FMN riboswitch aptamer (RFN element) from a Spirochaetales bacterium, 137 nucleotides, folded computationally. It matches the Rfam family "FMN riboswitch aptamer (RFN element)". Rfam describes the family as follows. The RFN element is a highly conserved domain that is found frequently in the 5'-untranslated regions of prokaryotic mRNAs that encode for flavin mononucleotide (FMN) biosynthesis and transport proteins. Its family is annotated with FMN binding in the Gene Ontology. It was read from a public genome assembly, where an Rfam model found it. The source organism's lineage runs through Bacteria, Pseudomonadati, Spirochaetota, Spirochaetia and Spirochaetales.

[in-house]
RNA sequence: CAAGAUUUUCGGGGUAUGGUGAGCCUUGACAGGCAAUUCCAGACCGGCGGUUAUAGCCCGCGACUCUAUCUUGACCGAUAGACUGAUCUGGUGGAACUCCAGAGCCGACGGUACAGUCCGGAUAAGAGGAAAUCAAA
Numbered sequence: 001c002a003a004g005a006u007u008u009u010c011g012g013g014g015u016a017u018g019g020u021g022a023g024c025c026u027u028g029a030c031a032g033g034c035a036a037u038u039c040c041a042g043a044c045c046g047g048c049g050g051u052u053a054u055a056g057c058c059c060g061c062g063a064c065u066c067u068a069u070c071u072u073g074a075c076c077g078a079u080a081g082a083c084u085g086a087u088c089u090g091g092u093g094g095a096a097c098u099c100c101a102g103a104g105c106c107g108a109c110g111g112u113a114c115a116g117u118c119c120g121g122a123u124a125a126g127a128g129g130a131a132a133u134c135a136a137a
Base pairs, nucleotide, nucleotide: 004134005133006132007131008130009129010128015042017041018040019039023034024033025032043117044116045107046106047061048060049059050058056105057104065082066081067080068079069078070077087103088102089101090100091099109120110119111118
């Protein structure tokens, strides 16, 4: 220097504020009160690896969901596959759909007045990152 093996650890962020009021409470009635972080306006957020130059929207991966096979009494688990959103223009430069300027777009499933942001699976899982030990040739 270096395949490999074992172990440890890390590994997802975000509704300020205002409007409306489906409905609900209360009253003999009127009045009154509560009421969507989901609707409207306006805010805020962006996993991992790669990419001659830095990425939510270029390429790929992970998670979620589904199918098949294996395993099991069953669950769990493993493997493979499917599914899985979104960007342009100008400028700079040798080089950037990654930087700068501008204007846009996207975001699983269940719950609930319709959710990228609330609650839940999740003190979960994982792409991967960082270390330690052993150890050939």